Overview:
The prediction has a mean pLDDT of 81. Transfer RNA from Marinithermus hydrothermalis DSM 14884, 73 nucleotides, folded computationally. It matches the Rfam family "tRNA". Lineage of the source: Bacteria > Deinococci > Thermales > Marinithermus > Marinithermus hydrothermalis.

RNA sequence: UCCGCGGUAGCUCAGCUGGUAGAGCGGUCGGCUGUUAACCGACUGGUCGCAGGUUCGAGUCCUGCCCGCGGAG
Numbered sequence: 001u002c003c004g005c006g007g008u009a010g011c012u013c014a015g016c017u018g019g020u021a022g023a024g025c026g027g028u029c030g031g032c033u034g035u036u037a038a039c040c041g042a043c044u045g046g047u048c049g050c051a052g053g054u055u056c057g058a059g060u061c062c063u064g065c066c067c068g069c070g071g072a073g
């Protein structure tokens, strides 16, 4: 320098053919229990890496850049 994959909640990751962003874990509060743990209920969760473009509408499509992993030279 080039190619491929990835970047979404505090963490691990989903998100179909473009149509109002989710799960598990975590955190807070409550229930249960003599107490803790476990279990149950509710609540809490996001500039979707950054900047543009296309579109009525972008996490999703296009362009550039940044970061991580792998490969080629």
Stems, first nucleotide, its partner, number of pairs: 001072007010025004019056001026044006049065005